[in-house]
RNA sequence: UCCCGGAUGGUGCAGCGGCAGCACGUCAGAUUCUGGUUCUGAAGACUGGGGUUCGAAUCCCUGUCUGGGAA
Numbered sequence: 001u002c003c004c005g006g007a008u009g010g011u012g013c014a015g016c017g018g019c020a021g022c023a024c025g026u027c028a029g030a031u032u033c034u035g036g037u038u039c040u041g042a043a044g045a046c047u048g049g050g051g052u053u054c055g056a057a058u059c060c061c062u063g064u065c066u067g068g069g070a071a
Base pairs, nucleotide, nucleotide: 001070002069003068004067005066006065007064010024011023012022013021018054026042027041028040029039030038047063048062049061050060051059
């Protein structure tokens, strides 16, 4: 320098144009003499910018960070 991939709650991952989910964790409540376990509920996220579309996490352009490959 060129090519390919990745970026989503605190963490690990889904979501292939139409309500952003799951697990663990956190918080509150129930249970317990206390803690743990178990049960119920809640809070919490789409890497920045622009475009396409009635509608974008998803498609297009570009930036940043990161992983791999070629020379």
Transfer RNA from an Armatimonadota bacterium, 71 nucleotides, folded computationally. Rfam family: tRNA.